[in-house]
Context: one part of a larger RNA
């Protein structure tokens, strides 16, 4: 070298489980003052369901009463007829008494009493309740009808039943009976409430992972690279309006600011020359443009029309944006002309549904209508702003299920701002003296242990903190070595330079590395090796399902807040190394 054997487990991103962590997609319990619904409960109306009595409302018919402007015998409802009407069936007057009342009186009942009493006349717009019809307002009341309530009643229905029968045995049904109770209760149907007890389901996206914050439609600019257009959680600001004049049109003017003068008066108020090319203004961000003016004034108005529009910008589409010009009617101008909103660009919302005015159109046999449609016009922070619905919140560590290294946590990779370490200048400290020692303000580089960025390999799995065994590498050396300097007398130290062979503790607390103490050493290095090492171990600690406490939450839960408790699987196929044998 070649082929066994016994071990041991770095490595094969070992094996085994389409990752449970995280994100997208679905789903599935669970909440609750999402959202819709809905069983239950609750009220009322009916209906099965009726008798009487009282009372209280309505309504009809019949009586009865009622009825006051002024003037005027006096309490005159209205109209018509009407010349008489009541009266020994008891007139006037008087006593009692009751109703109504504007306090004048009217209308009865009852006893007395024993012959009249009322009209027409006088006054009024209307003449007698003298008498008769036929009404009005208002009240009384008698009958019926209908509505309520309360109280009774049986016969409907309910519930008992220890009596009898069916039935010979029978605690079940039914039947007569019997007692309660009753039009109540139940039940059925309709309709308000309430209703996570139940169900269905919602609960955006963007996003240097997701959550929390922001955001989201439009206008302006920068980014935008001399057309136009161009992204980002790139840097700035602004809208969601306003104006009946801040529209049109026609004459007219020129600001700001400086200087100089001028009573109060000043740096600044208003007046007066002069300069002033724009640096004011222009409603409102900001660009662009505007003194020919778009900027200030004043006069007249209303084109902030109505019907169209050639032809063009933008543009996926649906939007949007200029527009000569016709007709028509109009302001202003002396008249060319100008006017279809404001210098320009922001000031918004499609469709469906509805509503309102208006209409020569349609109108289910006709005829009308109801309805539809045209024409104008309203109702959306549909603000997630091309608006899914009229209408919708949140736990899940009990989870689940499709997927993803598209996308986080480990641990590498790339960066290195952070952090280490090193060299340049050398202002100063250092009694003088920069440079023994330290070194401000900078600047040049190394390192890949920190905390980060980025999201490049791996979610069909690359086990994650500490300890334990077991190690191995660098040197930016703690200790022992070997030098220079020193502000090195000497000892002891400070610093550089050189050097990795060896070495580099034992204990308390804490899971803890870490640290702090304690006692020791020559010294108790610093990293790097998947923060070496879990197919070596352990499992205190994070990080599952249990439980509990403080907070937050209505609540179902949660909390880099605590605490108690909690399955660590794997017989070694190659590579590797250790031993050991044959060839």
């Nucleotide at each position: 070298c070649c082929c066994g054997c016994g071990a041991c487990u770095a490595g094969a991103c070992g094996a085994a489980a389409a990752g449970a962590c995280c994100c997208c997609g679905g789903a599935a319990c669970c909440u609750u003052u999402a959202c819709u619904g809905u069983a239950c409960c609750u009220u009322g109306g009916u209906a099965u369901u009726g008798g009487a009595u009282u009372u209280u409302g309505a309504u009809c018919c019949g009586a009865c009463a009622u009825g006051u402007g002024u003037a005027g015998g006096a309490u005159a409802g209205g109209u018509g007829g009407g010349a008489g009407g009541c009266u020994g069936u008891g007139a006037a007057g008087c006593c009692u008494u009751g109703g109504c009342g504007u306090u004048a009186g009217c209308c009865g009942a009852g006893g007395u009493g024993g012959a009249g009493c009322c009209a027409a006349c006088c006054u009024u717009g209307a003449a007698a309740u003298a008498c008769c019809a036929c009404c009005c307002u208002u009240g009384u009341u008698u009958u019926a009808u209908u509505a309520g309530a309360a109280u009774u009643c049986u016969a409907a229905c309910u519930c008992a039943u220890u009596g009898c029968c069916u039935u010979g045995a029978a605690u079940c049904a039914g039947g007569c009976g019997u007692g309660a109770g009753g039009a109540c209760a139940a039940u059925g149907c309709c309709a308000g409430g309430c209703g996570g007890g139940c169900a269905g389901u919602u609960u955006g996206a963007c996003u240097g992972g997701g959550g929390c914050g922001g955001u989201u439609u439009c206008c302006u600019c920068a980014u935008a690279a001399a057309a136009g257009g161009u992204a980002a959680c790139u840097g700035a600001g602004g809208a969601g309006c306003a104006c009946a004049a801040a529209g049109g049109u026609u004459c007219u003017u020129u600001c700001a600011g400086c200087a100089c003068g001028u009573a109060u008066g000043g740096c600044a108020a208003u007046c007066g020359u002069g300069c002033a090319u724009u640096g004011a203004g222009u409603g409102u961000a900001a660009a662009g443009a505007c003194a020919u003016a778009a900027a200030a004034g004043a006069g007249c108005u209303u084109a902030a029309c109505u019907g169209c529009g050639a032809g063009a910008c933008c543009u996926a589409c649906a939007a949007g944006u200029c527009g000569a010009g016709c007709a028509g009617a109009u302001g202003c101008g002396a008249a060319a002309g100008c006017a279809g909103g404001u210098c320009u660009u922001a000031g918004u919302g499609a469709u469906c549904c509805g509503g309102u005015g208006g209409u020569u159109g349609c109108a289910a046999g006709u005829g009308g209508a109801a309805g539809c449609g045209c024409c104008a016009u309203c109702g959306c922070u549909c603000a997630a702003c091309g608006a899914a619905u009229a209408a919708u919140a949140g736990g899940u560590a009990c989870u689940c299920u499709g997927g993803g290294g598209a996308u986080a946590a480990c641990a590498g990779g790339c960066u290195u701002a952070u952090c280490g370490g090193g060299c340049c200048c050398a202002a100063g400290a250092g009694u003088u003296c920069a440079c023994a020692u330290c070194g401000a303000c900078g600047g040049c580089c190394c390192g890949g242990u920190u905390u980060g960025g980025c999201a490049c390999c791996u979610c069909g799995a690359u086990g994650u903190c500490g300890g334990c065994u077991c190690a191995u590498c660098a040197c930016a050396u703690c200790c022992u070595g070997g030098g220079g300097g020193u502000g090195g007398a000497g000892a002891a130290g400070c610093u550089c330079c050189c050097a990795a062979g060896g070495g580099u503790c034992c204990g308390g607390c804490u899971g803890u590395u870490c640290g702090c103490c304690g006692g020791u050493u020559a010294a108790a290095g610093u990293g790097g090796u998947a923060c070496g090492c879990g197919a070596g171990c352990u499992g205190g600690g994070u990080u599952c399902a249990g439980a509990a406490c403080g907070u937050c939450g209505u609540g179902a839960g949660a909390c880099a807040g605590u605490u108690c408790g909690g399955u660590c699987u794997c017989u070694a196929u190659c590579u590797g190394u250790c031993g050991u044998g044959g060839g």

Predicted 3D model of a 583-nucleotide part of an RNA (large-subunit ribosomal RNA, domain V) from a Candidatus Omnitrophota bacterium. Taxonomically the source falls in Candidatus Omnitrophota (Bacteria, Pseudomonadati). Rfam family: Bacterial large subunit ribosomal RNA. Rfam links the family to the GO terms ribosome and structural constituent of ribosome. The coordinates come from a structure-prediction model, not an experiment, and the mean pLDDT is 83.